[in-house]
Bacterial large signal recognition particle RNA from an Ardenticatenales bacterium, 172 nucleotides, folded computationally.
RNA sequence: CCUGUUGGGCUUGCGGAGUGGCUGCUUCAACCAGAGCGGUUGGGCCCUGAGCGGCGGAAGACUGUGAACGAGUCAGGACCGAGAGGUAGCAGCUAUAAACGGAUUCUUUCGGGUGCCUCAGGUAAACCUGGUCGAGAUCAGUUGGAGCAGUCUCUCGGCAACGCACAACAAG
Numbered sequence: 001c002c003u004g005u006u007g008g009g010c011u012u013g014c015g016g017a018g019u020g021g022c023u024g025c026u027u028c029a030a031c032c033a034g035a036g037c038g039g040u041u042g043g044g045c046c047c048u049g050a051g052c053g054g055c056g057g058a059a060g061a062c063u064g065u066g067a068a069c070g071a072g073u074c075a076g077g078a079c080c081g082a083g084a085g086g087u088a089g090c091a092g093c094u095a096u097a098a099a100c101g102g103a104u105u106c107u108u109u110c111g112g113g114u115g116c117c118u119c120a121g122g123u124a125a126a127c128c129u130g131g132u133c134g135a136g137a138u139c140a141g142u143u144g145g146a147g148c149a150g151u152c153u154c155u156c157g158g159c160a161a162c163g164c165a166c167a168a169c170a171a172g
Base pairs, nucleotide, nucleotide: 001172003170004169005168006167007166009164010163011161012160013159014158016156017155018154020152021151022150023149024148025147026146027145028144029143030142031141034139035138037134038133039132040131041130042129043128044127046122047121048120049119050118051117052115053114055111056110057109058108059107060106062102063101064100065099071094072093073092078087079086080085
């Protein structure tokens, strides 16, 4: 140095057991008003009236046009007068009547399948929505116990691989 046998250790893989933690499921008990249930009390929804606003109509106020014959003023001209002056009065002009328009500022009035508007009143039940009280424990929730699983840490031990480095013996 090679080979063989035996031995324990380490590593890796596969199972098993125990403790503790976490999670899930099932079940039991207690608590609890979150949901649901019952009582009670409001509001909305529904109806009536009034008011306010808004929409539409009408009228007035404002404004425009507006008289052959109305009113006023009346050039020219006409008439009376001796004259001074006067009388009636056409055209024109002015403001208006009836009537026809204008705009929409204001006032009045009428109306409605007008308005998440305000106030008052009514309303058996239903529907929607709040407050409050109550029992019971259906669902949910909290706590505790038990069982069954999963996962993780730690510990113990089994099997296999001759994989790793060794030890002993034998032989060459």

It was read from a public genome assembly, where an Rfam model found it. The prediction has a mean pLDDT of 77. Its Rfam family is "Bacterial large signal recognition particle RNA". It is annotated as a non-coding RNA gene.